Background:
The prediction has a mean pLDDT of 80. Predicted 3D model of a 72-nucleotide RNA (transfer RNA) from a Lachnospiraceae bacterium. NCBI's taxonomy places the organism under Bacteria, Bacillati, Bacillota, Lachnospirales, Lachnospiraceae. Its Rfam family is "tRNA". By type it is a transfer RNA. It was read from a public genome assembly.
[in-house]
RNA sequence: GGCUCCAUGGUCAAGAGGUUAAGACAUCGCCCUUUCACGGCGGUAACCCGGGUUCAAUUCCCGGUGGAGUCA
Numbered sequence: 001g002g003c004u005c006c007a008u009g010g011u012c013a014a015g016a017g018g019u020u021a022a023g024a025c026a027u028c029g030c031c032c033u034u035u036c037a038c039g040g041c042g043g044u045a046a047c048c049c050g051g052g053u054u055c056a057a058u059u060c061c062c063g064g065u066g067g068a069g070u071c072a
Base pairs, nucleotide, nucleotide: 001071002070003069004068005067006066007065010025011024012023018055027043028042029041030040031039048064049063050062051061052060
């Protein structure tokens, strides 16, 4: 330098045009318990950046940035 893949809460991770962006762990509050742990209920918290297409973009397209793999 070429090609391929990836980027979503603190972490993991689903969603592939419209729904409230699902779930798990973590965290906070309440319940339970003599207390802790376990368990139950609830809350907070996320779409890498710029542009394009579209009535509508986390999703499709282009470019950038960062990461992984591979070839040289």